c-di-GMP-I riboswitch aptamer from Sulfurimonas sp., 78 nucleotides, folded computationally. Model confidence (mean pLDDT): 80 of 100. Rfam family: c-di-GMP-I riboswitch aptamer. From the family's description: GEMM was predicted in a large-scale screen for bacterial structured RNA regulatory elements. Its family is annotated with cyclic-di-GMP binding in the Gene Ontology. NCBI's taxonomy places the organism under Bacteria, Campylobacterota, Epsilonproteobacteria, Campylobacterales, Sulfurimonas.

């Protein structure tokens, strides 16, 4: 240095729920909380799930903390 791996410490993220705001909605943002996370960082590319319109297979969306792919990355024992 690279690969595998995740023992410790520091730091990081923050499900559910509550409140406020935005949106027809899925959902998002902020604060509190702390179920969890070693990519729970980024990306809707493929699949899945969900919403709305439509009307029977299309259109527009949401979700990366559902799975896969792509890109990038902190600490470090063995």
């Nucleotide at each position: 240095u690279a690969a595998u791996u995740g023992a410790a410490a520091a730091g990081c993220c923050a499900a559910c729920c509550u409140u406020a705001c935005u949106g027809u909605g899925a959902a998002g943002u902020a604060a509190g909380c702390u179920c969890g996370g070693a990519a729970a960082g980024u990306u809707a590319u493929g699949g899945g799930u969900c919403u709305c319109a439509a009307a029977c297979u299309u259109g527009a969306g949401a979700u990366c903390g559902c799975c896969a792919g792509a890109c990038u990355a902190c600490c470090a024992a063995a």